[in-house]
Context: one part of a larger RNA
Molecule: small-subunit ribosomal RNA, central domain
Organism: uncultured bacterium
RNA sequence: UUGGGUUUAAAGGGUGCGUAGGCGGAUCGAUAAGUCAGUGGUGAAAGACGGUGGCUCAACCAUCGCAGUGCCGUUGAUACUGUUGAUCUUGAAUGUACUUGAGGUAGGCGGAAUGUGGCAAGUAGCGGUGAAAUGCAUAGAUAUGCCACAAAACACCGAUUGCGAAGGCAGCUUACUAAUGUAUGAUUGACGCUGAGGGACCAAAGCGUGGGGAUCAAACAGGAUUAGAUACCCUGGUAGUCCACGCCUUAAACGAUGAACACUCGGUGCCGGCGAUAGACGGUCGGCGCCCAAGCGAAAGCGUUUAAGUGUUCCACCUGGGGAGUAGCCCGGCAAGGGUGAAACUC
Numbered sequence: 001u002u003g004g005g006u007u008u009a010a011a012g013g014g015u016g017c018g019u020a021g022g023c024g025g026a027u028c029g030a031u032a033a034g035u036c037a038g039u040g041g042u043g044a045a046a047g048a049c050g051g052u053g054g055c056u057c058a059a060c061c062a063u064c065g066c067a068g069u070g071c072c073g074u075u076g077a078u079a080c081u082g083u084u085g086a087u088c089u090u091g092a093a094u095g096u097a098c099u100u101g102a103g104g105u106a107g108g109c110g111g112a113a114u115g116u117g118g119c120a121a122g123u124a125g126c127g128g129u130g131a132a133a134u135g136c137a138u139a140g141a142u143a144u145g146c147c148a149c150a151a152a153a154c155a156c157c158g159a160u161u162g163c164g165a166a167g168g169c170a171g172c173u174u175a176c177u178a179a180u181g182u183a184u185g186a187u188u189g190a191c192g193c194u195g196a197g198g199g200a201c202c203a204a205a206g207c208g209u210g211g212g213g214a215u216c217a218a219a220c221a222g223g224a225u226u227a228g229a230u231a232c233c234c235u236g237g238u239a240g241u242c243c244a245c246g247c248c249u250u251a252a253a254c255g256a257u258g259a260a261c262a263c264u265c266g267g268u269g270c271c272g273g274c275g276a277u278a279g280a281c282g283g284u285c286g287g288c289g290c291c292c293a294a295g296c297g298a299a300a301g302c303g304u305u306u307a308a309g310u311g312u313u314c315c316a317c318c319u320g321g322g323g324a325g326u327a328g329c330c331c332g333g334c335a336a337g338g339g340u341g342a343a344a345c346u347c
Stems, first nucleotide, its partner, number of pairs: 004318003007300002012315001014201002017198001021194003025088007033081002035077008049065006091191001092188003095184004100179001103177007110154001114150007125136002162169002206247006216240001220236004258314006266291009275281001295302002320347003330339002
């Protein structure tokens, strides 16, 4: 490079936005760059291929032809691609009327639980475990009642539920804000799809500064267990867990399944609209699940509005195991570490 692949064998970028690029709906013209046809020129010789001939044959040599699939010019063709002009509405977007939800940001409020403090009442244990002990407790604990404070998380509802591009999002409420969906078919008239670089977001842990610190809890300490026990179990306990601002940019960031469009038997449930209906749908859109025909698949399985089926477009990635996501260079970072990413050698 060709070819083949990417759910689980190596392989889909964590996610969206978007630049260049690639690809791109319908109709009628123009043009003729790509494309196709004719024709002219050129495509050196030698070599190759075919014919004939010369060395006794052959190698070798001579001669004629073909070929040289290309390039340039010219005359035409116009289906497709391109360019250009006009038009269209079904793709896309907007409007209008409804609608849905733990979508986001900021503020306010609430109760239960936990812990601590105070008071009351009360007495000998509490706690913990497989069993114990460390621990707490006559300086009055635990359990009980009342009061106060603090911080964090929101039981039931709750679901194979819903929303979001992903990460993710759950008490109630207010403000601001983004989006989906349906109906309509009013407006624009291809404005689209994908997207190398780029820039934005990105769980947890971690880092910086300043707060906060109830619970839980790396590290650490003690008690057990054990041959040992730098663990599992228990009692404590600091970073952290929480907030603000700024970094970090990684995950089994998973559906281990990139995005978009079109097409392809059926059954069944849930959510949100619209229409119809009143004990009523074999209605219609969008979404979320389950079971399956064909087809696909090595199999497990996937399986029509959620394909791993049949096709088209674009991007990303893979090429035996180890060495190794390592080394070196470079880029980003306060650091931790991240990105990019080999080879020798070895099987």